[in-house]
RNA sequence: GCUCUCGUAGUUUAAUGGAUAGAAUGUUGGCCUGCGAAGCUGGCGAUCCAGGUUCGAUUCCUGGCGAGAGCA
Numbered sequence: 001g002c003u004c005u006c007g008u009a010g011u012u013u014a015a016u017g018g019a020u021a022g023a024a025u026g027u028u029g030g031c032c033u034g035c036g037a038a039g040c041u042g043g044c045g046a047u048c049c050a051g052g053u054u055c056g057a058u059u060c061c062u063g064g065c066g067a068g069a070g071c072a
Base pairs, nucleotide, nucleotide: 001071002070003069004068005067006066007065010025011024012023013022018055026044027043028042029041030040031039048064049063050062051061052060
């Protein structure tokens, strides 16, 4: 330099163009307990950036940024 894959809560991740963007873990409040752990229950927290297509984009297209792999 070229090609390909990936980018979503603090972390690990799910999501056929129409879901309140779901879960686990984390954190925090409550219940429970003699105190804690475990358990139960409520809250908090995310789509890398900019355009385009579309009635509608996490999803499709283009460019950029970042990570990884392959070729040279």
Transfer RNA from a Minisyncoccia bacterium, 72 nucleotides, folded computationally.
The sequence is in RNAcentral, with records from ENA.
NCBI's taxonomy places the organism under Bacteria, Bacillati, Minisyncoccota, Minisyncoccia.
Rfam family: tRNA. Rfam classes the family as a transfer RNA.
Model confidence (mean pLDDT): 81 of 100.